[in-house]
RNA sequence: GUUUGAUCCUGGCUCAGAGCGAACGUUAGCGGCGGGCUUAACACAUGCAAGUCGAACGAGAAAGCUCCCUUCGGGGGGUGAGUAAAGUGGCGCACGGGUGAGUAACACGUGGUAAUCUGCCCUUUGGUUUGGGACAACAUCCCGAAAGGGGUGCUAAUACCGGAUAAGUUGGUGACGCCUUCGGGUGUUACUGGGAAAGGUGGCCUCUCCAUGGAAGCUAUCGCCAAAGGAUGAGCUCGCGGCCCAUCAGCUUGAUGGUGAGGUAAUGGCUCACCAUGGCUAAGACGGGUAGCUGGUCUGAGAGGAUGAUCAGCCACACUGGGACUGAGACACGGCCCAGACUCCUACGGGAGGCAGCAGUGGGGAAUAUUGGACAAUGGGCGAAAGCCUGAUCCAGCCACGCCGCGUGUGUGAUGAAGGCCUUCGGGUCGUAAAGCACUGUGGAGGGGGAUGAACAACCUUCGGGACCAAUACCCCGUUGGCCUGACAUUACCCCUUUAGCAAGCACCGGCUAACUCCGUGCCAGCAGCCGCGGUAAUACGGAGGGUGCAAACGUUGCUCGGAAUCAUUGGGCGUAAAGCGCGUGUAGGCGGCACGUUAAGUCGAGUGUGAAAGCCCUGGGCUCAACCCAGGAAGUGCGCUCGAUACUGGCGAGCUCGAGUACGGGAGAGGGUAGCGGAAUUCCCGGUGUAGAGGUGAAAUUCGUCGAUAUUCGCCGGAACACCAGUGGCGAAGGCGCCUACCUGGACCGAUACUGACGCUGAGACGCGAAAGCGUGGGUAGCAAACAGGAUUAGAUACCCUGGCAGUCCACGCCGUAAACGAUGAGUGCUAGGUGUCGCGGGUAUUGACCCCUGCGGUGCCGCAGUUAACGCAUUAAGCACUCCGCCUGGGGAGUACGGCCGCAAGGCUAAAACUCAAAGGAAUUGACGGGGGCCCGCACAAGCGGUGGAGCAUGUGGUUUAAUUCGACUACGCGAAGAACCUUACCUGGGUUGGAAACCCCCAGAACCUUCUAGAGAUAGUUGGGUGCCCUUCGGGGAGCUGGGUGUUCAGGUGCUGCAUGGCUGUCGUCAGCUCGUGUCGUGAGAUGUUGGGUUAAGUCCCGCAACGAGCGCAACCCUUGUCACUAGUUGCCAGCGGUUCGGCCGGGCUACUCUAGUGAGACUGCCGGUGUCAAACCGGAGGAAGGUGGGGACGACGUCAAGUCCUCAUGGCCCUUAUGCCCAGGGCUACACACGUGCUACAAUGGCGGCUACAGCGGGCAGCGACACUGCGAAGUGAAGCCAAUCCCUAAAAAGUCGCCUCGGUUCGGAUUGGAGUCUGCAACUCGACUCCAUGAAGUCGGAAUCGCUAGUAAUCGGAGAUCAGAACGCUCCGGUGAAUACGUUCCCGGGCCUUGUACACACCGCCCGUCACACCAUGGAAGUCGGUUGCUCCAGAAGUGGCUGAGCUAACCCUCGGGGAGGCAGGUCCCUAAGGAGUGACUGGUAACUGGGGUGAAGUCGUAACAAGGUA
Repeated sequence: GUUUGAUCCUGGCUCAGAGCGAACGUUAGCGGCGGGCUUAACACAUGCAAGUCGAACGAGAAAGCUCCCUUCGGGGGGUGAGUAAAGUGGCGCACGGGUGAGUAACACGUGGUAAUCUGCCCUUUGGUUUGGGACAACAUCCCGAAAGGGGUGCUAAUACCGGAUAAGUUGGUGACGCCUUCGGGUGUUACUGGGAAAGGUGGCCUCUCCAUGGAAGCUAUCGCCAAAGGAUGAGCUCGCGGCCCAUCAGCUUGAUGGUGAGGUAAUGGCUCACCAUGGCUAAGACGGGUAGCUGGUCUGAGAGGAUGAUCAGCCACACUGGGACUGAGACACGGCCCAGACUCCUACGGGAGGCAGCAGUGGGGAAUAUUGGACAAUGGGCGAAAGCCUGAUCCAGCCACGCCGCGUGUGUGAUGAAGGCCUUCGGGUCGUAAAGCACUGUGGAGGGGGAUGAACAACCUUCGGGACCAAUACCCCGUUGGCCUGACAUUACCCCUUUAGCAAGCACCGGCUAACUCCGUGCCAGCAGCCGCGGUAAUACGGAGGGUGCAAACGUUGCUCGGAAUCAUUGGGCGUAAAGCGCGUGUAGGCGGCACGUUAAGUCGAGUGUGAAAGCCCUGGGCUCAACCCAGGAAGUGCGCUCGAUACUGGCGAGCUCGAGUACGGGAGAGGGUAGCGGAAUUCCCGGUGUAGAGGUGAAAUUCGUCGAUAUUCGCCGGAACACCAGUGGCGAAGGCGCCUACCUGGACCGAUACUGACGCUGAGACGCGAAAGCGUGGGUAGCAAACAGGAUUAGAUACCCUGGCAGUCCACGCCGUAAACGAUGAGUGCUAGGUGUCGCGGGUAUUGACCCCUGCGGUGCCGCAGUUAACGCAUUAAGCACUCCGCCUGGGGAGUACGGCCGCAAGGCUAAAACUCAAAGGAAUUGACGGGGGCCCGCACAAGCGGUGGAGCAUGUGGUUUAAUUCGACUACGCGAAGAACCUUACCUGGGUUGGAAACCCCCAGAACCUUCUAGAGAUAGUUGGGUGCCCUUCGGGGAGCUGGGUGUUCAGGUGCUGCAUGGCUGUCGUCAGCUCGUGUCGUGAGAUGUUGGGUUAAGUCCCGCAACGAGCGCAACCCUUGUCACUAGUUGCCAGCGGUUCGGCCGGGCUACUCUAGUGAGACUGCCGGUGUCAAACCGGAGGAAGGUGGGGACGACGUCAAGUCCUCAUGGCCCUUAUGCCCAGGGCUACACACGUGCUACAAUGGCGGCUACAGCGGGCAGCGACACUGCGAAGUGAAGCCAAUCCCUAAAAAGUCGCCUCGGUUCGGAUUGGAGUCUGCAACUCGACUCCAUGAAGUCGGAAUCGCUAGUAAUCGGAGAUCAGAACGCUCCGGUGAAUACGUUCCCGGGCCUUGUACACACCGCCCGUCACACCAUGGAAGUCGGUUGCUCCAGAAGUGGCUGAGCUAACCCUCGGGGAGGCAGGUCCCUAAGGAGUGACUGGUAACUGGGGUGAAGUCGUAACAAGGUA
């Protein structure tokens, strides 16, 4: 960040950080310091990685050089050289170097302990004597391809063997002392036995011998032997510590111990014989999986978690397995033997080999380097030493693999250049960036100079010291000076020259997360860590410009820790989110009351040993800095030992009574078990009465009944359950328990004393109990009733409803062991306000008594404070505050499933995963919406009425169809946009034309403008004739304004082309419904609530009252217009009361102080008054007055918002598209079509009518391209002529229905008028497609309209006519006007719509919602499975290499012994026995791969069938 419309919580997923032996992509200048096969412990060509000593020993070349000889072929001497090579012998090869396969172990870490060994080294003591026999080399012979081997003969030693001696040492025996854990340990001493040695080199002559000088000898030194000690190293052993799985629960026969023996350096079942039967294990034995361990490393605030590269310590291994030999040390990386696999050589007989040493090769892999140099330094082996060896090591090479440092320039420079990008076209930005000017020189290149690492040793020399000696010599130790030694190295570093010249990229820019625009694309291509972007305006894809971040790197991927308090010790939870076992008894374990003493195990303190070095940290120092390195310090929370403290915990001892329990006395109770018993009811059966139905349902039917049901009544049988009492009453641990009686029995409670003396709490395993259903055996069966059958319902109905009905329900015995077994709340103890019921027992006051009242203990409910909780809620019966113990949880799905194990007769139960998949799944609460939830209320909503529609004909609109086109839009809107399509309109179609365009701006040319003739053509258009010359300025040449015509164009016009889902504006609808909000305050963690709810009332959120609300706004109402009454003012075109005249018409005079009217100003109505009701209210009801009464009637006026509602075709407008066309002009056609369907209307179907005649009464409006009186003509539409009127004046203008008189008399008619024929009128350029009207003729359907449906509550419906807009003409439509003028409303149950409150919700795209399961298809992982193929391993056998050991050893045999041609001791070969690796056979176990088929699961676009769940979800 992400679940929601929003909220809080729970909870997972994901990101930002740090790190890495890394890899990959793009890019890449330099240096320093480090690092570099994580995979195949796979296989290895080649070279090198362990030798050395001649001062232990014997033997001993060659080339070359040189000398001599020569028959010129060669030979000999010297030197090379006591050298090389080989051998005997000594030391080393057990170190150093590699790897991590194995190992869960005393392997490692840490700390101890005793039963041990230790070459070389150091210290000390004592010795170093006397003899002997061999074997290599070598020579010679032989075998073999080779590797190699054999025979014979010679020879030395520091090789080998015997003897002597023995201070120490060691075995045995005895004595004594000390200590003791009683096992023994240790010291002294006596006797006795065993057991050593090797010489080399240098020097010297004092002693002895030979006599220049040597040798015994002496001396020095290096060795050798014995012994003691040390140091180092190693062996063995113990305490503690560090992985996973219990779906591994039992393991073990040398096993556990003892005695004795053997063996070892040494303890020990290490091995063997005998004896005993032990030993380990829930604090996890045994088994399986994984793994080298540690110092450390990474991360983290820490605690922890992860890890074990480089460096360091330990271990293990060396092709695989086994084995020993040698040796101080090995069961031995570059040794041996055997077996196996593999590779190589071979003459096929036989041999050779082991890079997990350094390089290197192949292979594997995402991936990891040179077949380099040197022993100069450090270290190691040998040597007296020189020295030799050393792939240890030191260096170099390769690789941005990591860390660190440096550079890629610096300063100045605004016409803010060019160019790019964007743009609102003004500009902005890249940007002082560049260029230009002035500088610098790190790195790079060229040249020159030039350290440190070197100190030694040896030799020479100076000085000092030492041992010994005859010695000043030699020798040893230290010291001064000299001499000598560098792989790296063309080193680091320094100087000079050179030129801004040679040196910047990568990722990202929707949020998290720093950074934004344009273009392209159009759910495509693609992106993506999570949420998510992309369906024509994408800051999310791709490119560009710009920006951000880091930088010789930057990103990506993988892995670890962190964030994650998301395993919670620090530091979580479990009523509803995941989570309390269904309940009890109780084992181990954990925990435990008061007070005293003791102990000092835990605990605390002090000291001490250890905790390797390196690393981390601190301080200082060295490389120019840093990384890196050096020195010192600190730390190392641990373990051991000693001393101390004693509060707490523990141990021990002895007590206490309050916890717990026992005894006594009471009462309560559906507590449990067994036996018995009772009545009501149902059914069946028998009998009686009785007759046609009963039963059942929403309605029915199946069913029963005339063979007599149902109903009623008497009686009997049988089974099951116990009405009323009965109560959030009682009892029980839970499940559960309900008639009554008896017996047996458990527990709790109350009261009062006595006793025991912590005996307690919890409780893993274990054991027991455990509703219903189910199972087994045997009974029983009245009612009820899964399955099943039938009847209904239904689209279907394997259901809901009905009629039947077998198991079962009941009993006995035995299983099962699960439930929403719930208070969804484990048990125990203590503490923390109250109020009010109720059950049991008790006390007090009072009473005759029962109540009532006060109070104690125990149980069971409700309300409620603090507190708590995410909220809801809980709240002394806690979910509060604490303690103790147990159980359980860790995202959803997969799944309580698979496999395994245990239990079960079965059904099934308990235990219990993973792959895969999703970014959520959830809890509580909020606001809405919705409900086949509830309450209240309203509306022509229903009802009550009146008249219609739906049927007919016609008109009109729409759909559909048709068409070249039937232009387009709208669908709750269909007589709507359209207040009016013959052309025009017109947007459509066909055809003909046109291209700067029909019109506008700029520029150029010509002409004033303008009027006009003719021709072609359907017209547009093209051509043509005549007339006409204006205004202003003028230097008279001309110029200018305006207009007309023509022309040029990357400027542009034009578009009823697209997008109403990019928009403005306007409009519709809910709806004239009463609502919608805000500020402040308050409440709530919050979304939000309150206000606006409640009680009344209203047409109204209208008003009143109440109230944590108080106010306010938009709506309502009012203000506006009109109409109804009156007054005043004003009287022409209006009016005419009174006066006069009159042609009798307000016509004229006149009047308007009269009336009507006109049109302006006012008045009037406000629940104001009265009565009643009502909360002393608002208001309602009734009344008075009044023209009008409770909004008087009507209109205008439409809140917040909803529908991505409608309109780009009114207009405006972003973007896109067309530009000789999607623009423009013209003619004709189309929008007027017509099997059909629907809507809205007109006219009718007739007598409340039709027709004819006569005769009244309006109002609103309109009129100059107009209305047109009147007269005449025509049957008429109309025509002709024509007055008046720019209109209170004239005209349209006849009002019609009504009234009255007459005819028609119920018929498709004298109803109805469609349709059609004919003839006309008018408008207009033009009525063919396609106008209206008139006349004559024609005379269709239709006789009141199915299901269904519309309007209307009063001057309304109905009915009658009139006017107007549009308009040349063209209304049955629309808008307005008046005339005549009703009926009905009981009422709100129901239908529709709406308002308020409340309730439920899994809905929020909001019920046209959400959502479940089968089936079909595709893909994925997984279980089972006849089998099949591997791996690991147990047991029983077979077989048995090499080899140690035992036995044997007739063969062989140098050293010693003897009585010596031989024998003995000893030894060897050989044989044999035990053990035993590989191998083989058989039989199991575990584990993995694969498999026909099969099971479920998950995911997938709009598939199919139904509708299970969410609302009372329509059967909760």
This is a predicted structure of a 1516-nucleotide RNA (small-subunit ribosomal RNA) from a metagenome. RNAcentral holds the sequence, with entries from SILVA. It matches the Rfam family "Bacterial small subunit ribosomal RNA". Model confidence (mean pLDDT): 83 of 100.